[in-house]
Source information
Transfer RNA from Fopius arisanus, 74 nucleotides, folded computationally. The prediction has a mean pLDDT of 81. The RNAcentral record of the sequence draws on Rfam. Its Rfam family is "tRNA". Rfam classes the family as a transfer RNA. The organism belongs to Fopius, within Eukaryota.

RNA sequence: AUUCGGAUAGUUCAGUUGGGAAGAGCACCCGACUGGUAAUCGGAAGGUCCCGGGUUCGAUUUCCGGUCUGAAAA
Numbered sequence: 001a002u003u004c005g006g007a008u009a010g011u012u013c014a015g016u017u018g019g020g021a022a023g024a025g026c027a028c029c030c031g032a033c034u035g036g037u038a039a040u041c042g043g044a045a046g047g048u049c050c051c052g053g054g055u056u057c058g059a060u061u062u063c064c065g066g067u068c069u070g071a072a073a074a
Base pairs, nucleotide, nucleotide: 002072003071004070005069006068007067010026011025012024013023019057029043030042031041032040050066051065052064053063054062
């Protein structure tokens, strides 16, 4: 240098014709339960949807370029 995939909450990941206030598990925090922890249950908080630009009334989603990362081939 070539081809393909991935980047969304602290972490692991969903997000199926472009429009709903972007979601789940775990973790963290608060509460219930307990003599006290753990477990269990309830609640709250937490996001520049990798970056820049284009298309569109409207982009996590489409197009172009870039960055990082994984795989294949050599």